[in-house]
């Protein structure tokens, strides 16, 4: 310089006009049980999204059901030790892969409880096999033959080192050995151990010992074993409640025609207008609604996740849902000037609450820090 790897912070700064929501105060209007209530396109003040507010993947809390007690199904997680309300998340650690390296990543209990599967290819795919090969000591056939034996065939056999198949073929390398030949011995390497000791809380690791190797993979196949798991969700749940229907009492009147009176029209007096009051409960109105496992500083504790005190601060609460535009100064970039300075362009990217926490995924712009590997110059 070029390539990478892992963290980290912040999503924008002062002011102003104009809009839009929430809460108080105030003004005016209205209602009555007279100190409350509800209206207004009236007025001040204050407050108004996010790191993901989003996917609803997982876990809480809260509410409502449901449940003696254990058990089967059923669904989940699943090295270890810690955090935490809990968690499939988070921090340290172990052990495999992978990378020269900084670093990454992993459903990572259990194949010595049973069952099943391992396609094509290939002789053989699980306590396996013999195509091509290699051998033919044994033994059988043919030939020689100095009678001691030798020589050919590859029938019956023996081998598993080459080759060949496959993802995967029952350990590598080198020596011995043998008729070939093979842990068949042997040396080192590597494997296994429900064996011992030693570190470690553990996972585990280290050293011995013991075994020629007996023991393929797959449990996000069925299974086993440890553990968790009651079920739906704020449209959850609580109060309160018009009209209309119903139920019980009064009851002969009631109501309209602007107010009274005549008049006049409906409805009604067995079948009941009207009016009282019950209960359940629509439309609808409160409320659950946000003060919280809260955020920020400092201080200890802890490798760290994250814990424990102390200070201070209050930060949307709706109704099918409010946040939006402009101007100034800063700021960032570009032109253009010898310079002071002028001009022009951008203040963006993902993208929005509706019960509310922790998290994990996914979408997105700038910045910053620390490490690796590689050239190079000193």
């Nucleotide at each position: 310089g070029c390539g990478g790897a892992g963290g980290g912070a912040g999503a924008a700064g002062g002011g102003g006009u104009c809009g839009c929501g929430g809460a108080c105060c105030g003004g005016c209007c209205g209602a009555c049980u007279c100190g409350u209530c509800g209206g207004c396109c009236c007025g001040g003040u204050u407050c108004g999204a996010g790191g993901a507010a989003a996917g609803u993947c997982c876990g809480g809390g809260c509410u409502c059901c449901g449940c003696a007690g254990g058990g089967c199904a059923c669904g989940g997680u699943g090295c270890c030790g810690g955090g935490u309300a809990a968690c499939g998340c988070c921090c340290g650690g172990g052990c495999g892969u992978c990378g020269c390296g900084a670093g990454a990543c992993g459903a990572c209990g259990g194949a010595a409880a049973g069952u099943g599967u391992c396609a094509c290819a290939g002789a053989g795919a699980a306590c396996a096999g013999a195509c091509c090969g290699c051998c033919g000591a044994u033994g059988g056939c043919g030939g020689c033959u100095c009678c001691g034996g030798c020589c050919g065939c590859a029938c019956a056999g023996g081998c598993a080192a080459g080759g060949g198949u496959g993802a995967a073929a029952c350990g590598g390398u080198g020596g011995g050995g043998u008729a070939a030949g093979a842990g068949c011995c042997c040396a080192c390497c590597g494997c296994g151990c429900g064996c011992g000791c030693c570190g470690g809380c553990g996972a585990c690791g280290g050293c011995g010992g013991c075994g020629g190797c007996a023991c393929g993979a797959c449990a996000a196949a069925c299974c086993c074993c440890a553990c968790c798991g009651g079920a739906a969700g704020c449209a959850a749940g609580g109060c309160c409640g018009a009209g209309c229907a119903g139920g019980a009492g009064c009851g002969a009147g009631c109501g309209g025609c602007g107010g009274c009176c005549c008049g006049c029209c409906g409805c009604g007096u067995u079948c009941g207008a009207g009016u009282u009051c019950c209960g359940g409960g629509u439309a609808g109105g409160c409320u659950g609604c946000u003060a919280g496992a809260g955020g920020c500083g400092c201080c200890g504790g802890g490798u760290a996740a994250c814990c424990g005190g102390u200070g201070u601060c209050c930060c949307a609460g709706a109704g099918a849902g409010a946040u939006g535009a402009c101007c100034c100064c800063g700021c960032g970039g570009g032109c253009c000037g010898a310079g002071a300075g002028g001009c022009c362009c951008g203040u963006c990217a993902c993208a929005g609450g509706a019960c509310c926490c922790g998290g994990c995924u996914u979408a997105u712009c700038u910045c910053c820090c620390u490490c690796c590997g590689c050239g190079g110059a000193u």
A computed fold for a 378-nucleotide RNA from a Candidatus Palauibacteraceae bacterium, annotated as Bacterial RNase P class A. The gene name in the source record is rnpB. RNAcentral holds the sequence, with entries from ENA. It matches the Rfam family "Bacterial RNase P class A". Rfam classes the family as a ribozyme. From the family's description: Ribonuclease P (RNase P) is a ubiquitous endoribonuclease, found in archaea, bacteria and eukarya as well as chloroplasts and mitochondria.